Model confidence (mean pLDDT): 84 of 100. This is a predicted structure of a 504-nucleotide part of an RNA (small-subunit ribosomal RNA, 5' domain) from an uncultured bacterium.
[in-house]
Context: one part of a larger RNA
Order: sequence, then structure tokens, then C1' cells
RNA sequence: ACGAACGCUGGCGGCGUGCCUAACACAUGCACUUCGAACGGAAGUUAGAGCUUCGGUUUUAACUUUAGUGGCGAACGGGUGAGUAACGCGUGAAGAACCUGCCUUUCAGUGGGGGACAACAGUUGGAAACGACUGCUAAUACCGCAUGACGCUUCUUGGGGGCAUCCCCGGGAAGUCAAAGCUUUAUGUGCUGAAAGAUGGCUUCGCGUCUGAUUAGCUAGAUGGCGAGGUAACGGCCCACCAUGGCGACGAUCAGUAGCCGGUCUGAGAGGAUGAACGGCCACAUUGGGACUGAGAUACGGCCCAGACUCCUACGGGAGGCAGCAGUGGGGAAUAUUGGGCAAUGGGGGAAACCCUGACCCAGCAACGCCGCGUGAAGGAAGAAGGCCUUCGGGUUGUAAACUUCUUUUACCAGGGACGAAGGACGUGACGGUACCUGGAGAAAAAGCAACGGCUAACUACGUGCCAGCAGCCGCGGUAAUACGUAGGUUGCAAGCGUUGUCC
Repeated sequence: ACGAACGCUGGCGGCGUGCCUAACACAUGCACUUCGAACGGAAGUUAGAGCUUCGGUUUUAACUUUAGUGGCGAACGGGUGAGUAACGCGUGAAGAACCUGCCUUUCAGUGGGGGACAACAGUUGGAAACGACUGCUAAUACCGCAUGACGCUUCUUGGGGGCAUCCCCGGGAAGUCAAAGCUUUAUGUGCUGAAAGAUGGCUUCGCGUCUGAUUAGCUAGAUGGCGAGGUAACGGCCCACCAUGGCGACGAUCAGUAGCCGGUCUGAGAGGAUGAACGGCCACAUUGGGACUGAGAUACGGCCCAGACUCCUACGGGAGGCAGCAGUGGGGAAUAUUGGGCAAUGGGGGAAACCCUGACCCAGCAACGCCGCGUGAAGGAAGAAGGCCUUCGGGUUGUAAACUUCUUUUACCAGGGACGAAGGACGUGACGGUACCUGGAGAAAAAGCAACGGCUAACUACGUGCCAGCAGCCGCGGUAAUACGUAGGUUGCAAGCGUUGUCC
């Protein structure tokens, strides 16, 4: 010093922190939805009209709700540290070898067509999960056509530059590629192509990054080349062929251990140790493998396959993944509520209203830590009583108590009562009737723990008798023990004190 634990004790508040072990298994609830101003339906309400057997029914308009198609998001945020000794991380460079949805700026365009599939209706399979067939339909869903350059590809040409491959600017020709509408009609918002920016990502390199030689040799896509493929992009990344290289005592390979850093702890520093919380990066999401979609994933709450496990089953088949927030069992010395709210901050969707948000803001539990406050103050000697000791004179507890006079922090009761709320106005507070203010009663409701042989501040009595016990080291105890146990006293710290563990 601590994310601590244990023993004894325990008044209040503020701010933090809280599964370090089984990356063990998980009941239950919630944690990612939103848009009707993209689309066709369905249901409902209201109003009007038509028919009516007065039961209803048909149709139109407006509004509300929404299963489905479609768009965006779901790659963020949140968790964990299993793996990883690696360009993983840190730091400094490079990309003349790259990508980038939403956002900003600029330029140009948004013409004309087509065929489907859900929903829906009907039939039907299945215990269920979930399907199958037939028919109808819309779109910002899907697919052709047109137009088209400063884009891309090929050819050609002029100029400039560099860092080897090369790069930049300009001219010409050919080929090729686009779009979508919506509405409240606006300087609207979308859509398509191009150029630039911003942001985010990807790749490469220099240096640094634990232990072991009782691990000395390792390597066959291995090292390099030509070509082809693949990628956003370079590259044995992959493949065919060719060559035989490449690494290594400046420690390769192998084995063990480990997420890395800003930082944190300690120390005068150098250094040593460490990587909880907060922030950055990485990796993972029951185990292993795989791709799809997409600007972005090889995707925690998506898909497929295999394994283990659990559950449902009508035995034919199906379902699941808390290392999200709570919570349960288990393990353990040990670690919290199945809480409130979207009021704030931030995020997603939406034109907006708004919706969603276990991110977040709060509350609850725990002296787990740090900090602050309190448990009273002044006076008070017959130095009371009691306790303990005693040389029996007395000493000590001790101004301590009683008693007198005050005060009321905190806790308690009552009254008032916020800031945090920021959008043009109105409205909007979970926390919270909280903080805070005022008034009230009453010393009232609030002290323990360890030690006292030396180190080390603090001593006597009794009990015990090498016993019972103590102990960090030296060592105490065998009949006067300041060292064991108890009592009185004293010392230290104090809502804590001691012990244990670990680091300096």
C1' cells in the first nucleotide's frame, strides 16, 4: 500500500469501490429496435350516401392501430481476459499498394418501360417447431432500355516530377456503366454518377516488450524467381513451373508463464512490483469449423455444419446458449438488488411528435477504502463511595464521578423547500419532499480494540507451577512469572482496532 479475508466492536455523512476462485452450469424477467412522409392490405372508430325483412349490409371520406414487403440500425454501446511472447501492444515512420455507410463542400443528372414475390384468399401436412400447393397484388423491392463524364478499361499523344517498381497534369479515339420517389408544395426531403474533405478502418517497416540451454539445431510453401488466380490493396495469400534457399549462441526452435499500454503501489532517486476501478488498443462470446448479408462482421442477444450438455415430444422430430443487467446453483476465506427512471448526458430510428435504450443517471446492500464530524463543554476536593495496591501510615483510579451552570453538531420531530431544465413560448425531475433553511425537545440516542520482558510507548497483585499456555526474533513457564490466565492500572490507535496474505 490493498478489488482483500478473518476475530472483537460499531453513531452519522460525503465520495468511491465491490466474483481476484469455476472462460463452471444456468430457472425467470428485461438488455435493439424504429419509420404509415417508401408500399399494398387487414381491423376498428367517426361522419356522409345507397339498399333494407329495421337484424343489418354496400360504398365514400377522415382518423387510429398495425401482421407483412421495403429502408436504416442491429459491426455502436455493454461484458470478459480464455487464448495470444505476436507488428498483439507501445512508440516513431511509410502506403508512388488501399477502402470508407451516415456527415460537409462542389459539379452533373433524376427519361421511358417490364415481370414477379410476401401480405391476402382457398386447399392442405405436422403433436409442435414450422411448412407445402393454387390464385391475386403494391412499392424508394427486383430487372432490362435510353442518356452520360471529370469515372472505369484499351489504344494514342504532349508536358512535368520522383524514391526502384513509377507518379501527376493535359489532348484525342473506341468500348462500358446510373437513378426513386414521397409529402404538409418548400430555397423541402430523398435517389444516381463524379471530385474533394472529414471520420473510421486496412496493410508494411525501425526500435522496445517475461523465464528456461537440465531446450542447439530449426524449416518443404519452407526461402527466392517467372507466370496465372485472388483481395479494397501489397504479398507464397493461393496455385503451376524453376532454383535451393531461409533462420540460429546478438539464443533460432522447443517448453513454461502472460492480454498490452496510459497508469497504480513503493522508493530520496535509480529501480522494483503491478495492470482492480477510469481511458486507449487487442482477443473472445458453450467447444471447433464455415461462409452469407453488408460501407463495415467472418457477427455475444444472426445463419449453416460437427461435438458436448440441457429441455420439449404424440418418438416421426424440434428448441437453447447470461464472459449484457439483475438473479440461481456450484466453487470459494471472499464480493451486492430478480430496484426506479429515460428528468439529464449519449446512442438508434423518424420530417417531426415521439418510440426504444439494464448505455447512462439514480436509489438499495457492505466500515470494503479514503475524507469529515460526533459520542459533550466549563466549574467542581469532603480528593465521596466502590475497586485495586499497601510498609496499614497511606497511595491510586481522580476533576474522574456526583453536583452546579451551559451548548445542541449529528441523530429525532415539525414547517418551508431547491439547483440540476437546455432548446422561441408553454410544458417536462427518477433522484426527492432529498440537499438545504427555520423552529422544537433533551446530555439526551452514540467507544471500542490491541498492547504493556527487550526490540517498542506502557507495571503491579492474584492464580498456575516446564502444567496450562505464550511466541515476529531473542526467548518465557520446573512455587514470589512486569513474558501464561484474570483483575486493577498504564500506553497506543480510534468507529475502528488487531491478525493473516501479497508487493515495495

Rfam family: Bacterial small subunit ribosomal RNA. Gene Ontology terms of the family: structural constituent of ribosome and ribosome. The RNAcentral record of the full RNA draws on ENA and SILVA.